Predicted 3D model of a 106-nucleotide RNA (Glycine riboswitch aptamer) from a Chloroflexota bacterium. Taxonomically the source falls in Chloroflexota (Bacteria, Bacillati).
[in-house]
RNA sequence: CCGGCCACCGGGGGAGAGACCCACGGGCGUAAGCCGCGGUGGGCGCCGAAGGGGCAAGCUCGCAUAUGCGGGUGAAACUCUCAGGCAAAAGGACUCCGGUGGCCCG
Numbered sequence: 001c002c003g004g005c006c007a008c009c010g011g012g013g014g015a016g017a018g019a020c021c022c023a024c025g026g027g028c029g030u031a032a033g034c035c036g037c038g039g040u041g042g043g044c045g046c047c048g049a050a051g052g053g054g055c056a057a058g059c060u061c062g063c064a065u066a067u068g069c070g071g072g073u074g075a076a077a078c079u080c081u082c083a084g085g086c087a088a089a090a091g092g093a094c095u096c097c098g099g100u101g102g103c104c105c106g
Stems, first nucleotide, its partner, number of pairs: 003104011018044001020043005025037001026035003045086003051082001052080003058073006
């Protein structure tokens, strides 16, 4: 140098689930009403890939005297659905490319 790991920066890809109902506000309309306004609040129904919570085996400690009971530690894309989300936009675990810095190898 190449390569590997970590962090940061820039760019690319990136799923799921009601464009639901009601009220208020706004716009159009004489009115009834309408609105592809994406605003505020409420209601029911859903999603899991920001974040967050939970746990198996294993390991370990104590009690018991027998392979039992209790505690600690312990992962996720599993699970919960607090948060977040359910047209577009935004976000998005994860992933690819480039760059910078550090460490390892050498």